[in-house]
RNA sequence: UCAGAACGAACGCUGGCGGCGUGGAUUAGGCAUGCAAGUCGCACGAGAAAGCUCCCUUCGGGGGGCGAGUAAAGUGGCGAAAGGGUGAGUAAUGCGUAGAUAACCUACCCUCGAGAUUGGGAAAACAGUUCGAAAGGGCUGCUAAUACCAAAUGGUACGGGGAGCUUCGGCUCUCUUGUUAAAGGUGGGGACCUUCGGGAGGAGGGGUCUACGUCCUAUUAGCUUGUUGGUGGGGUAACGGCCUACCAAGGUGACGAUGGGUAGCCGGCCUGAGAGGGUGUCCGGCCACACUGGAACUGAGACACUGUCCAGACUCCUACGGGAGGCUGCAGUCGAGAAUCUUCCGCAAUGGGCGAAAGCCUGACGGAGCGACGCCGCGUGGACGAUGAAGGCCUUCGGGUUGUAAAGUCCUUUCGCGCAGGAGGAAAUGCUGCGUUCCAGCGCAGCUUGGCAAAAGCGUGGGAGGAAGCCACGGCUAACUUCGUGCCAGCAGCCGCGGUAAGACGAAGGUGGCAAGCGUUGCUCGGAAUCACUGGGCAUAAAGAGCGCGUAGGUGGCUUGGUAAGCGGAGAAUGAAAGCUCAUGGCUCACCCAUGGAAUUGUUCUUCGAACUGCCAGGCUUGAGGGUGAGAGGGGGAAGUGGAAUUCCUGGUGUAGCGGUGAAAUGCGUAGAUAUCAGGAGGAACACCGGUGGCGAAGGCGACUUCCUGGCUCAUUCCUGACACUGAGGCGCGAAAGCUAGGGGAGCAAACAGGAUUAGAUACCCUGGUAGUCCUAGCCGUAAACGAUGGGCACUAGGUAGAGGAGGCGUCGAUACCUUCUCAGCCGAAGCUAAUGCAUUAAGUGCCCCGCCUGGGGAGUAUGAUCGCAAGGUUAAAACUCAAAGGAAUUGACGGGGGCUCACACAAGCGGUGGAGUAUGUGGUUUAAUUCGAAGCAACGCGAAGAACCUUACCGGGGUUUGACAUGCAUGGAUUAGCCUCCUGAAAGGGAGGUGACGCCCUUCGGGGUGGAACUUGCACAGGUGUUGCAUGGCUGUCGUCAGCUCGUGUCGUGAGAUGUCGGGUUAAGUCCCUUAACGAGCGAAACCCUUGUCUUUAGUUGCCAGCGGGUAAUGCCGGGGACUCUAGAGAGACUGCCGUUGUUAAAACGGAGGAAGGUGGGGACGACGUCAAGUCAUCAUGGCCUUUAUGUCCGGGGCUACACACGUCCCACAAUGGCCGGUACAAAGGGAAGCGAAGCCGCAAGGUGUAGCAAAUCCCACAAAGCCGGUCCCAGUUCGGAUCGAGGGCUGAAAUUCGCCCUCGUGAAGUCGGAAUCGCUAGUAAUCGCGGAUCAGCUACGCCGCGGUGAAUAUGUUCCUGAGCCUUGUACACACCGCCCGUCAAGCCACGAAAGUUGACAGUACCUGAAGUCGUGCACCCAACCUUCGGGAGGGAAGCGCCCACGGUAAGGUCGAUGAUUGGGACUAAG
Repeated sequence: UCAGAACGAACGCUGGCGGCGUGGAUUAGGCAUGCAAGUCGCACGAGAAAGCUCCCUUCGGGGGGCGAGUAAAGUGGCGAAAGGGUGAGUAAUGCGUAGAUAACCUACCCUCGAGAUUGGGAAAACAGUUCGAAAGGGCUGCUAAUACCAAAUGGUACGGGGAGCUUCGGCUCUCUUGUUAAAGGUGGGGACCUUCGGGAGGAGGGGUCUACGUCCUAUUAGCUUGUUGGUGGGGUAACGGCCUACCAAGGUGACGAUGGGUAGCCGGCCUGAGAGGGUGUCCGGCCACACUGGAACUGAGACACUGUCCAGACUCCUACGGGAGGCUGCAGUCGAGAAUCUUCCGCAAUGGGCGAAAGCCUGACGGAGCGACGCCGCGUGGACGAUGAAGGCCUUCGGGUUGUAAAGUCCUUUCGCGCAGGAGGAAAUGCUGCGUUCCAGCGCAGCUUGGCAAAAGCGUGGGAGGAAGCCACGGCUAACUUCGUGCCAGCAGCCGCGGUAAGACGAAGGUGGCAAGCGUUGCUCGGAAUCACUGGGCAUAAAGAGCGCGUAGGUGGCUUGGUAAGCGGAGAAUGAAAGCUCAUGGCUCACCCAUGGAAUUGUUCUUCGAACUGCCAGGCUUGAGGGUGAGAGGGGGAAGUGGAAUUCCUGGUGUAGCGGUGAAAUGCGUAGAUAUCAGGAGGAACACCGGUGGCGAAGGCGACUUCCUGGCUCAUUCCUGACACUGAGGCGCGAAAGCUAGGGGAGCAAACAGGAUUAGAUACCCUGGUAGUCCUAGCCGUAAACGAUGGGCACUAGGUAGAGGAGGCGUCGAUACCUUCUCAGCCGAAGCUAAUGCAUUAAGUGCCCCGCCUGGGGAGUAUGAUCGCAAGGUUAAAACUCAAAGGAAUUGACGGGGGCUCACACAAGCGGUGGAGUAUGUGGUUUAAUUCGAAGCAACGCGAAGAACCUUACCGGGGUUUGACAUGCAUGGAUUAGCCUCCUGAAAGGGAGGUGACGCCCUUCGGGGUGGAACUUGCACAGGUGUUGCAUGGCUGUCGUCAGCUCGUGUCGUGAGAUGUCGGGUUAAGUCCCUUAACGAGCGAAACCCUUGUCUUUAGUUGCCAGCGGGUAAUGCCGGGGACUCUAGAGAGACUGCCGUUGUUAAAACGGAGGAAGGUGGGGACGACGUCAAGUCAUCAUGGCCUUUAUGUCCGGGGCUACACACGUCCCACAAUGGCCGGUACAAAGGGAAGCGAAGCCGCAAGGUGUAGCAAAUCCCACAAAGCCGGUCCCAGUUCGGAUCGAGGGCUGAAAUUCGCCCUCGUGAAGUCGGAAUCGCUAGUAAUCGCGGAUCAGCUACGCCGCGGUGAAUAUGUUCCUGAGCCUUGUACACACCGCCCGUCAAGCCACGAAAGUUGACAGUACCUGAAGUCGUGCACCCAACCUUCGGGAGGGAAGCGCCCACGGUAAGGUCGAUGAUUGGGACUAAG
């Protein structure tokens, strides 16, 4: 990080049908329009119109009846507090669960019992009048009631008195001179019904109170004045600081008050094995709200969604004076948004309001509509069908796949479409009739009522007909190929793909998955035991506080009795319904729905039990503490004392240096240092003893003495009797450095100064040197304060060395030995651990308590708070960013780590290179082109063992296009091909003419037909030294001829891996031996192979010639011979085999003998696993790509040979160990037919001529040279050196101009031994001398590959340089040190902090103001009911006033944001 499940979802592509659900999550933003609460005439007064009809009429109209006691309005009653919506507020006046109410209310409904008597006065409507635009009022007059009022009666109501009981503001009983009732209406006539009022009870509903539960934050720690309680009073339905006066000073909080943030709560829903986590949409319960804030009225009920009043914002009307409004009801609209529906039908059903009822009202509700938004179901056809069709795709070109898929044949007809017809949801009410009944009523029968609905379902018609997409296919994760692209375009959940062969991008084919849907995004749970209750950790991964004392808290020994809070059993109540779940049933199934059960793990009550925990009371001694007797100790504090040393001062001796370093210098010293002797001063630290020894809680403690003092251990078992352990906060101690004040200051020594070192050297080194280090008093409070390991208790093998005690054995004493307690080390068993490791001093096994951790960075930072004199400490984030960071161990690689060992690696030597000239290769430059490749070692005399043309690949020019070359098909026809000639051209090429074949068949002999090769034309294709050596094969280089690299089995380890292969010896060697959890084996090493060195044997031609013979001027020349040399076959020989010494009785080493050769005799071939993406696509082969009148091919010419320069590799030199001249001796290995070419002759020579011989141990190339002998030169730019240039020749070749070699004559450059640096070589080697060969016409060859001749010096060492092997060690490296990686600076971008300030939001505080309204007050104003002596009174109302108080204002603060020039660090980016 993903795979699972889920969603009120949204987006993309697609879309056949049905059922059941579901749909404004955002702006509690604003709203046009319609509807959403009315009803009752059986409470009351009054009472139309249209229309119809009748009459009258002056034809304008008037009147009567029906309409109709209807509509509308009013009084009155009930309802309007329900139903419906939303979740703003609310962290508790809320919700959930369980209780309490002896502290309460309850209209309508049910039950019970007692009642409804007698009167009175008004006010709406209405009429008149009046104000206003309107909304809406004012005044006067009339009137009814189930409206209002008075009186009467009345009870278990209210008030007062008394008695009993009690759960103590209550219940029951009783007395009372007190107070409070009522309404009528309809129908009928009857004994009553309905209604109303009062009372009691019930049901249902509500109010209030209590307990428990209910998010985050301590970077919010204190909050509170009506606050907490009391008394009196008020208020309420009711308790209560609910309100008020007075009194007291309380109340609450670490079990988190107060503050801040967020949020309606629950039944449930999603997920999960569960425990949990998340959530609260639909349905149901509760709460809250109704434009915002405040307030009350009415009422049974409201502080009232579609009521009232006030204030405010907003919208609308207006005649400008004033008014109106509130969709968070159903639809609908605008806005914002990723996003959420019809301004539908009906009261038929269910339910509600009113009514006696009919009935009316009901956007509740029942339905329909829209949306794949979700769940469930169905369909898009079934069977047969191989030539495995066509097409597509792939291909190794054979084929494979799509695929029985299609076509085709035979069927079926769901859904959709057309037609016909059509249940149930309907039961009632009402009306009529009948029965029963005293009536009310009840029963039966008939009639009446359907929005959905053109519905469902059923039947029928027709025909496969109308109906499939989306995503994925590198791993996780089911599914693969081709093409395109070329770090581009793009993909991506994580890892990661893409830089020319992409299973990862895009497309296609194919495949996989799901399917009317499929994907994506978002969010939740899961996986995640990754916050761990179930169920984690802290030595080294993040994590033990630096240490102690101790408060709260948590935990706690043995035993007896009690109690019953925890705990266990049983029972009861509750845990609403719905949901989940089980069973059964209804829709064709399913989703869905119904009925019943279970469950609801919870809470409360009753009862029983008493093991354990708690609590109460008592006892005990083993935990803990104390007493007594001993003991060890650098434990702490204070005072005093001591010696050594350093430095300084004084004096003596003494003289030129001292000191210091890697080496020096600065410094000190002739004014006498250092050195040395004596005396003195002062400060600090205490050598030896001294020890992984002691003490302390830690920090820490070290000379000696005295005083004061803490802790520890042992013995005794005398006393107390659980007094204990841990310890949030708190308090104390706490190295060094640092700070404050005062002292002190010898040495040392930050800072600083100087000298060195260095590229620099603000360092390391040196000379000085101030704070400081020391003391006193006070702060600081941190360290790798470490055992990186909190404290306590118990248990769990041992061994060994040590410190402090005690006991035993022993006649006693010392030592030793044994036992035991405490402390402190090492090694190890079991066990634990990721491993390393720990292991009675646990990191083992358990219990108790505390602290701490939750990916890396940002960051132990910012901010806030707090502590500090300061430095700074403590507490402690986030944005953003990365996919890691980290631990332990493994294998390598590396190290200016270690050990052992080796190599021409160094050293010791010899000769070179680097300087000169030339040759050659390369770079660079130049050029039309200077073709290409090779690049540290391991490119550079390399590919190239031969560039004048050719080669040749390059350049310019001229041609050609099936082609210079291969194969196939088709075409043509006897022309072509071939041959000859001519023209043009530099050639290639182009053009023209002539001649002109072959096989077979037929033939009239004119010819006709046909075919193979060749040719023409055309098509396939050829061709490419074009590209990719980073797609490859093959071949090669290099480490390196270094000694290594592996495997099987076994063993060890969780594993990577280890062991073997290590260790001790030894070797050239992982060679061999010994030891050994290893035993064996393989590839390498060695050996086998070739060559060379000795001998034997065999064989003697072309080789050889000793002896014999012959011959010559001479020569194995000849006969002959096999002795010798030699040739080339086969053998022998060398093996540490023998002797001695050393060594482990080994391997082996050393010495010796013998031997031609001695310890792999010399040389060669032979190159392990692998490394370097080493080299080569231009040897060859080959995939892909590119090209096809050209990147192919042909031709002539040019270039590869250029030339200010730089580098590599050679050659020749600089000379006398030499040059030159003359004479003279000795090889090996090769080559030779378009070849080697003798002798002879010509030429100074190169060479020419000439031909003998030779396909070769025969002939030729071919005289080897250095050497030796003799002569000359005499140290010089030369008789050195030979470059360069001139002249003349020779050779090869069509052709030597660019651009060959050689010869002769002349010319005679640089150069006198070479800077830094660097190469080769250890014996027949270096050095030196010549000879041969390949390539090749010739040659640039001084190169390369070979051959022999002459022939040294030095090393018996491994310190260093380079490289290598083994073992070991460290590692943050693994592309492996050419690694990794840190910081500043510069650029861009992102988020954050600080900042003079600026600007908002929120909650309060103090003061001012004080709408409406309740309450209080209210002599003056007003008033129908009652009283009255008629004056008035009682009573009511109003204005006014007072308290409270919303909005508003002022002021100072707080909290949280936004923004801010500038500034600070941080993250990221690709380079420097």
Predicted 3D model of a 1472-nucleotide RNA (small-subunit ribosomal RNA) from an uncultured prokaryote.